[in-house]
Context: one part of a larger RNA
RNA sequence: CUGGGCGUAAAGCGCAUGCAGGCGGGCUUGCAAGUCAGAUGUGAAAUCCCUGGGCUCAACCUAGGAAUGGCAUCUGAAACUGCAGGUCUUGAAUAUCUAAGAGGUUAUUGGAAUUCCAGGUGUAGCAGUGAAAUGCGUAGAUAUCUGGAGGAACACCGGAGGCGAAGGCGGAUAACUGGUAGAAUAUUGACGCUCAGAUGCGAAAGCGUGGGUAGCAAACAGGAUUAGAUACCCUGGUAGUCCACGCCCUAAACGAUGAAUACUAGCCGUUUGGGAAUAUCCAUUCCUGAGUGGCGCAGCUAACGCGAUAAGUAUUCCGCCUGGGGAGUACACUGGCAACGGUGAAACUC
Numbered sequence: 001c002u003g004g005g006c007g008u009a010a011a012g013c014g015c016a017u018g019c020a021g022g023c024g025g026g027c028u029u030g031c032a033a034g035u036c037a038g039a040u041g042u043g044a045a046a047u048c049c050c051u052g053g054g055c056u057c058a059a060c061c062u063a064g065g066a067a068u069g070g071c072a073u074c075u076g077a078a079a080c081u082g083c084a085g086g087u088c089u090u091g092a093a094u095a096u097c098u099a100a101g102a103g104g105u106u107a108u109u110g111g112a113a114u115u116c117c118a119g120g121u122g123u124a125g126c127a128g129u130g131a132a133a134u135g136c137g138u139a140g141a142u143a144u145c146u147g148g149a150g151g152a153a154c155a156c157c158g159g160a161g162g163c164g165a166a167g168g169c170g171g172a173u174a175a176c177u178g179g180u181a182g183a184a185u186a187u188u189g190a191c192g193c194u195c196a197g198a199u200g201c202g203a204a205a206g207c208g209u210g211g212g213u214a215g216c217a218a219a220c221a222g223g224a225u226u227a228g229a230u231a232c233c234c235u236g237g238u239a240g241u242c243c244a245c246g247c248c249c250u251a252a253a254c255g256a257u258g259a260a261u262a263c264u265a266g267c268c269g270u271u272u273g274g275g276a277a278u279a280u281c282c283a284u285u286c287c288u289g290a291g292u293g294g295c296g297c298a299g300c301u302a303a304c305g306c307g308a309u310a311a312g313u314a315u316u317c318c319g320c321c322u323g324g325g326g327a328g329u330a331c332a333c334u335g336g337c338a339a340c341g342g343u344g345a346a347a348c349u350c
Stems, first nucleotide, its partner, number of pairs: 004321003007304002012318001014201004021194003025088007033081002035077008049065006091191001092188005097182003103177007110154001115149007125136002162169002206247006215241002220236004258317006266295013299306002323350003332343004
């Protein structure tokens, strides 16, 4: 390269935006680059192949034919691709109306609880464990009441519930703001899909500067346990956790399942729209969208399982895999303040 693959065996980039590139809806007219047909020229000879001939055969020699992927020119064809023109509305988008939501940012604000401070009552214990001890307490703790300070997180509602591209998002109110869905009409008229490079976002931990610090808590100290115990348990406790700004860019970043489109039995939940029927009301039933779950036919799968939210049937585009270890290492380059990240081998060995 060909071929085969990527839920769990190696393999889907953490997620998005998107240039180049690749691919692209219906009808119609033209052109003829791709495509197809014919003709002409060329494609040296030898070799190879076929049919004959000559050495007694064969090897060998020899005649004719065939073949020669192709290339060029000319004449045609116009279904498909392409290019150019016209047109359409179903893909896509926009407007109007309606709906749900922890989607995002900023500001303000609330109550419960922990801790601390001050005061009152009150007295000998409290705390902790498997059991203890370290620790706290007669300088009055724990308990309880009143007042105050401060930080962080938001019980119930709360739900395989909702929203977001992913990371993720949960007290309340306001302002600003993104996306989505439904119902009809109207408008544009293929404006689309995917996307190397690029750009942006990206939990936690970590880093820089300045704040903040209630609780929790790496490191650290002490007490236990133990043969030892640099642990598990206990008492403390600093970074950190929080805020602002700037970096870092990794995760079992998981549905271990790339994005988009179309098609392919059903049944039962749930969230949120629209419509219809019945009904005095409460409401009930049915139909139809968009999500989100549980089963399940066909089919697929090595099996497990998946099964209209596909891992089924197909198409387009991107990413990735090619035995284990060595190794996500070395070297080089590149990003970073650093930590480290990205790209990423080989020898050797089984």

A computed fold for a 350-nucleotide part of an RNA from Proteobacteria bacterium bin106, annotated as small-subunit ribosomal RNA, central domain.
The organism belongs to Pseudomonadota, within Bacteria.
The prediction has a mean pLDDT of 89.